RNAcentral holds the full RNA, with entries from ENA.
Large-subunit ribosomal RNA, domain IV from a Methanomassiliicoccaceae archaeon, 315 nucleotides, folded computationally.
It matches the Rfam family "Bacterial large subunit ribosomal RNA". Rfam links the family to the GO terms ribosome and structural constituent of ribosome.
Lineage of the source: Archaea > Methanobacteriati > Thermoplasmata > Methanomassiliicoccales > Methanomassiliicoccaceae.
Context: one part of a larger RNA
RNA sequence: UCCGUGCGAGGGAAUUCGGCAAAUUAGCCCCGUACCUUUGGAAUAAGGGGUGCCAGCAAUGAGAAUUGCUGGUCUCAGUAACAAGGGAGCUCCGACUGUUUAAUAAAAACACAGGUCACAGCUAGUUCGAAAGGAUGUGUAUUGUGGCUGAAGCCUGCCCAGUGACGGUAUCUGAACCUCUGUUUCAACGGAGCGAAGGACCGUUAAACGGCGGGGGUAACUAUGACCCUCUUAAGGUAGCGUAAUACCUUGUCGCUUAAUUGGCGACUUGCAUGAAGGCCCAACGAGAGCUCUACUGUCCCCGCAUGGAGACCG
Numbered sequence: 001u002c003c004g005u006g007c008g009a010g011g012g013a014a015u016u017c018g019g020c021a022a023a024u025u026a027g028c029c030c031c032g033u034a035c036c037u038u039u040g041g042a043a044u045a046a047g048g049g050g051u052g053c054c055a056g057c058a059a060u061g062a063g064a065a066u067u068g069c070u071g072g073u074c075u076c077a078g079u080a081a082c083a084a085g086g087g088a089g090c091u092c093c094g095a096c097u098g099u100u101u102a103a104u105a106a107a108a109a110c111a112c113a114g115g116u117c118a119c120a121g122c123u124a125g126u127u128c129g130a131a132a133g134g135a136u137g138u139g140u141a142u143u144g145u146g147g148c149u150g151a152a153g154c155c156u157g158c159c160c161a162g163u164g165a166c167g168g169u170a171u172c173u174g175a176a177c178c179u180c181u182g183u184u185u186c187a188a189c190g191g192a193g194c195g196a197a198g199g200a201c202c203g204u205u206a207a208a209c210g211g212c213g214g215g216g217g218u219a220a221c222u223a224u225g226a227c228c229c230u231c232u233u234a235a236g237g238u239a240g241c242g243u244a245a246u247a248c249c250u251u252g253u254c255g256c257u258u259a260a261u262u263g264g265c266g267a268c269u270u271g272c273a274u275g276a277a278g279g280c281c282c283a284a285c286g287a288g289a290g291c292u293c294u295a296c297u298g299u300c301c302c303c304g305c306a307u308g309g310a311g312a313c314c315g
Stems, first nucleotide, its partner, number of pairs: 001310008010301002014299001019296001027051005036041001038151001052073009074078001086294007093286002098110002114149007125136004153280003157212003162209002164205005171200003178193005213231005240274001241271001252268006
């Protein structure tokens, strides 16, 4: 010097991206326990008290014993070692338990119960196989398969013009075969007819892929614009939420928190470029992300000492 362990005056996060690491707490008994809530929880919430040993008594019990009361007694300390939650508040995301990148990622990703759409009446639909033959299934629409979404609660707006899917179709288009026919005959070739699927055409369908405007004027202060005009679209973004895990400008503005805050929370909101199978909200849960308070501490001020080992040096 390095690795490990222990202790530390006063301060107590000033350290740091960040309390990372460490410390605090801890078992059992009694008391007591808030917001919120899907009434189950939250909850060991929080916060307080007790805890050893000895003697006597009481209650219960068949007994072993257990529980309680009173008195005494020792220690710095009685769950004396080991073992053994720090706590509280706000927000985001995901409902939850679960699953995952064996060896850099455990998560907000996947799954999930629930929701919804599509296909399928069984010689089905989906699927493996060249076939024979199998799976779903010795099941039968309260079933099976596939897609999307992702508990519950409140809801889920408008657009079928484009792309797709499904259905219809008088007519048009539409290959070969086939029929008729032309070139004196045959072949080849040409013409006409017939006419499937598909397409044109007509509908339906967005919890299918997807999409959801611009300009000008207007109220007796100003400002704003319920209102009006106009261009235009398939329709012009509804309810919600909103500077957001989405906001460029941006450290937006205001309030709270701090001595001081590009942080956090609450509002406002003209949203560069929110928005409904997804939006909003949300108790419980989380080795998830951000912030605050309290307790606690060698993280730090500022390092010291002890101890085990390594290394180094001397021999």